A computed fold for a 102-nucleotide RNA from Peribacillus asahii, annotated as Guanidine-I riboswitch aptamer. Rfam family: Guanidine-I riboswitch aptamer. From the family's description: This family represents a conserved RNA structure found upstream of the ykkC and yxkD genes in Bacillus subtilis and related genes in other bacteria.

RNA sequence: UAUAAAAGUUUCUAGGGUUCCGCGAUUAUAAAGGUCGGACUGGUUCGAGAGAAACGCGCAGGAUUCAGCUUGCGUACACGGAGGGAUAAAAGCCCGGGAGGU
Repeated sequence: UAUAAAAGUUUCUAGGGUUCCGCGAUUAUAAAGGUCGGACUGGUUCGAGAGAAACGCGCAGGAUUCAGCUUGCGUACACGGAGGGAUAAAAGCCCGGGAGGU
């Protein structure tokens, strides 16, 4: 110098729509139910490369009954269309740390 490898997971939030629940309107029945509505607050569900936290990981120690455990530091930087795709349907989801820009 080049190449390869690694740069993670979970939970939550910003956000998102409407399969289900609920809610509203309407219809009908002995009761059940049907239809429409997300310019319906919500629950389930989706959800960040550029958001958060925890765990994990790396390095240097401490301690131990030698297996567990524990302390500190680090885990950087990051402007970004249009268009398309999936799902019930959308989205800071995926194409995508893309095209482009600096």
Notes
Its mean pLDDT, the model's own confidence on a scale to 100, is 82.